Record summary
This is a predicted structure of a 318-nucleotide RNA (Bacterial RNase P class A) from an uncultured Bacteroidales bacterium. Rfam family: Bacterial RNase P class A. By type it is a ribozyme. The sequence was found by an Rfam model in a public genome assembly.
[in-house]
RNA sequence: AUAGCAGGCCGGUCUAUCGCGCCGAAAGGUGAGGAAAGUCCGGGCAGCACAGAGCACCGCAGCGGUUAACGGCCGUCAGGCAGAAAUGUUUGGUCACUGCUACAGAGACGAGAUCGCGUUUCUUGCCCGAAAGGGAAAGGGAUAAGCGAGGUGAAACGAGCAAACUGCGGGCUGCAAUUCCAUGUAAACCGGCGUCUGAGCGUUGCUCGCGCGAGUCGGAGGGUAGGAAGCGAGAGAGAGGCAUGGUAACAUGUUCUCCGAGAUUAAUGAUAGACGCCCGAAAGGGUACAGAACCCGGCUUACAGGCCUGCGCUCCUU
Numbered sequence: 001a002u003a004g005c006a007g008g009c010c011g012g013u014c015u016a017u018c019g020c021g022c023c024g025a026a027a028g029g030u031g032a033g034g035a036a037a038g039u040c041c042g043g044g045c046a047g048c049a050c051a052g053a054g055c056a057c058c059g060c061a062g063c064g065g066u067u068a069a070c071g072g073c074c075g076u077c078a079g080g081c082a083g084a085a086a087u088g089u090u091u092g093g094u095c096a097c098u099g100c101u102a103c104a105g106a107g108a109c110g111a112g113a114u115c116g117c118g119u120u121u122c123u124u125g126c127c128c129g130a131a132a133g134g135g136a137a138a139g140g141g142a143u144a145a146g147c148g149a150g151g152u153g154a155a156a157c158g159a160g161c162a163a164a165c166u167g168c169g170g171g172c173u174g175c176a177a178u179u180c181c182a183u184g185u186a187a188a189c190c191g192g193c194g195u196c197u198g199a200g201c202g203u204u205g206c207u208c209g210c211g212c213g214a215g216u217c218g219g220a221g222g223g224u225a226g227g228a229a230g231c232g233a234g235a236g237a238g239a240g241g242c243a244u245g246g247u248a249a250c251a252u253g254u255u256c257u258c259c260g261a262g263a264u265u266a267a268u269g270a271u272a273g274a275c276g277c278c279c280g281a282a283a284g285g286g287u288a289c290a291g292a293a294c295c296c297g298g299c300u301u302a303c304a305g306g307c308c309u310g311c312g313c314u315c316c317u318u
Stems, first nucleotide, its partner, number of pairs: 001314001004311007012275007020031004033289001037300002040298005045174004052208005057170005062076005077092006093165002098162004114149004119144001121142004126135003178229004189219005200212004236258004241254005276287004
């Protein structure tokens, strides 16, 4: 110095004119993010329930720590793959049952086939004998169990994996939740079931059990869809923050500062000029991804361009 890897930051500012939303008596103040996206997880909060058991469904799975919690994050152990390395990515409970493992291979879980070797039993062939039977034994066949061999392939009697099994966990609905006020109507009509024999509702889904329970389910029809709260002061934020503990994630304590949208068919804008940053010798060009709807902690995805720190390889110089 080129390219690479990991972590982090910025990604706009000012003036003028006009126009919006919120707070405020006024003056004035303030108004979209690192992802607001996805809706994938976990919670706060609100309402209902809280009695479990069995089966099903879903999630997690080495060890330890952290957190309000998590399928997150940090550290560490053992493997696989990629890379020259820094590093990235992925796996991790168990194998008794069930199932899967392309092609190749004799054969991939039920066990069998082939070749060779000797052994067991039977039979046949040879010799003796009229026969029964006996003898030798280099042959053939069948049978019972055994030993050995075989290119392949990741793996051959075993191994790996999961849809199998084990352990742990999972109440539901969600701000269109929920609470209150005002107005208005038809608190009426028809039908089913029911108040002892309990309709219906709740308990992730189903069954049993348990609890609530006098009205419920359906039809047709009528009225209203308005206002306030929930709604932003916190598991808050910031500092070249500090101290202690810890490898780290993070925890505890302390100092100072700030309160930085709250709409509800949905505001946060338009025009003009100048500047900033980047590329370029200049002229000139570019200024990304993208916009709150209860809030927070994560994960995933998108992002023109630039900056900072560290690490590894190659080359050059000293």